[in-house]
Molecule: transfer RNA
Organism: Candidatus Bipolaricaulota bacterium
RNA sequence: GCCCGCGUAGCUCAGAGGUGGAGCGUUCCCUUGGUAAGGGAAAGGUCACCGGUUCGAUUCCGGUCGCGGGCUCCA
Numbered sequence: 001g002c003c004c005g006c007g008u009a010g011c012u013c014a015g016a017g018g019u020g021g022a023g024c025g026u027u028c029c030c031u032u033g034g035u036a037a038g039g040g041a042a043a044g045g046u047c048a049c050c051g052g053u054u055c056g057a058u059u060c061c062g063g064u065c066g067c068g069g070g071c072u073c074c075a
Stems, first nucleotide, its partner, number of pairs: 001071007010024004018055001026042005048064005
């Protein structure tokens, strides 16, 4: 330099044009004499960034940045 994959909640990841989800974690409640376990509820997101397409983009297209992997050339 070229190619491929990934970037979504605190963590691990799903989702793939029409209201952003799960598990774990956190907070509150129930239960207990009190914990743990169990049950219920809630909070938490610029979907990395900038543009484009579209009535509508987390999703499609282009670019940038970051992370991971592969390949080649020159010195």